[in-house]
RNA sequence: GCAGUAGUAGUAUAGUGGUUAGUAUGGUGCCUUGCCAAGGCAUCGACCCGGGUUCAAAUCCCGGCUACUGCA
Numbered sequence: 001g002c003a004g005u006a007g008u009a010g011u012a013u014a015g016u017g018g019u020u021a022g023u024a025u026g027g028u029g030c031c032u033u034g035c036c037a038a039g040g041c042a043u044c045g046a047c048c049c050g051g052g053u054u055c056a057a058a059u060c061c062c063g064g065c066u067a068c069u070g071c072a
Stems, first nucleotide, its partner, number of pairs: 001071007010025004018055001026044006048064005
């Protein structure tokens, strides 16, 4: 330099155009207990950046950034 794959709550991950962006873990509060742990309930928190297509984009297209892999 070229090509491929990936980027979603603090962390790990699901979501192949429309259903409230889901799940686990985590934070906070409450319940339970003599106390702790475990458990239960509620709540907090995310689509890498810019543009385009579309009535509608996390999803499709273009460019960029980062990581990994391969080729040179």
Record summary:
A computed fold for a 72-nucleotide RNA from archaeon GW2011_AR20, annotated as transfer RNA. The same sequence occurs in records of 2 taxa. RNAcentral holds the sequence, with entries from ENA.